[in-house]
RNA sequence: UGAGGAGGACAGAUGAUCGCUGGUCCGGCAAGUCCGGACGGGAGGAAAGUCCGAGCUCCGUAGGGCAGGAUGGUCGCUAACGGCGACUGGGGGCGACCCCAAGGAAAGUGCCACAGAAAAUAUACCGCCCGCGUUCCGGAGCGCCGCUCCGUGGCGGGUAAGGGUGAAAAGGCGAGGUAAGAGCUCACCGCUCCGCUGGUGACAGGGGAGGCAUGGUAAACCCCAUCCGGAGCAAGACCGAAUAGGAGAACGAUCGAGGGCGGCCCGCCCGAGGUUCUCGGGUAGGUCGCUUGAGGCGUCAGGCAACUGCCGCCCUAGAGGAAUGAUCAUCGCCGGCGGCCGGGGGUGACCCGGAGCCGGAACAGAACUCGGCUUAUGGCCUCCUCAAACA
Repeated sequence: UGAGGAGGACAGAUGAUCGCUGGUCCGGCAAGUCCGGACGGGAGGAAAGUCCGAGCUCCGUAGGGCAGGAUGGUCGCUAACGGCGACUGGGGGCGACCCCAAGGAAAGUGCCACAGAAAAUAUACCGCCCGCGUUCCGGAGCGCCGCUCCGUGGCGGGUAAGGGUGAAAAGGCGAGGUAAGAGCUCACCGCUCCGCUGGUGACAGGGGAGGCAUGGUAAACCCCAUCCGGAGCAAGACCGAAUAGGAGAACGAUCGAGGGCGGCCCGCCCGAGGUUCUCGGGUAGGUCGCUUGAGGCGUCAGGCAACUGCCGCCCUAGAGGAAUGAUCAUCGCCGGCGGCCGGGGGUGACCCGGAGCCGGAACAGAACUCGGCUUAUGGCCUCCUCAAACA
C1' cells in the first nucleotide's frame, strides 16, 4: 500500500422564531373533545417483514387419548423460543475465520436415472488358471507324409485379485501364499465387542479380543426422544342510544333435544314454557383497554461466555384518519479543490496538519407491549489474517 476476517458505538448538536400534540398546575368562561398562561415530554436500529416465542384479553371448566404439527449433537442461559453462549463431531478456506436440516439404515417399506455383467437375498463383459480336446491354419522338432509339442478355435471347472462402466461395485494398503486368486495368512488402518483414563456430557486417548458388516439415501415414508388448547387489541370491558320485546321452522321436557371447548372419541359442564336454525330490522356514538415495564442506566460480585444477583439513580410518545414539523445561524461529521501556509522528505514523488471555498448526509415513520430472527442502509472506530515493496 492492497485484499480480506471479526466486533463496537453513532444515526448530528446547540440557540432563536413560528407551528402541532399529550401530561401536570393555575386562571377564565357563554361550561364545551372551550380559551389563555407556566413547566416538562414527543418515532427506530431496524419502528420494516409478520417468520418464531411470550405478557395480556376472551372462549363458564380445559381432563385423558387418537390424529396432526414443530424441534433434533452435548451442556448451560432465558418468562419462553425454532433464540443466544460455550464445547464436541463433520465440512470449507493459505489464514484470520465461516458453515452444518448434526438422533436411528440391524423395526419395516420405497428409491439409486443413464452407463455397466451386475446397484443389495446384487454379478461375470474383458481377462487369469486347470482339465479335456482339436475341423482348418501357422510355427518348431523328429522320422519321411505321418507323429509329437506350442498357439488360435470348442467344451467343462475354478476365480472376483487386475481392467472397463459409474456418484457409488462383496473394507483399504503392503507383503506372503496360491494352479490362478481371495482376510486364505500376517503387520498397519478401518469395523464390532469388552474394559481403563480424562471430561457434568456429547466425546477424546490408550489397551485387549475377534477375520469381521454385501452400500448409499430419512430437507423419502417411517421409528425414537422432547414439546404443543384455540382465537386475537379489528382481543375485550363499560356507558348511552335506537329498532319491530318482529316472523317462521325443527327437536324436546331429566332414560337429556340442543350447545360448549382447532379435528375425532371419551369424560365434564350448561340446559326444560328449553335449545338451535332461517329470514328481516336497528346500533358505524362515547369512554376505557393505551403505556411503570420479564423497563432503562451505572458500580461491585459470580460465571470462559450467554447471563444472573445486591445496591444506587431515572420515568424517556400515546395519536385516533392519525401529532412529533418548518426556517435561520453557529459548530461537528464525510467528500472535493490544478490553488495558499506550515512540517516531513534523494528537497523528488508523495505524506501529515491548518486556513479558505464548494458540496453532501443513507435505509427509512410508532398504533397494546416485550424477547429474538431475517431483510434494507450511511460514514466512523478497534483488533486480527494474507500478499507485495522499502528500511
Molecule: Bacterial RNase P class A
Organism: Syntrophales bacterium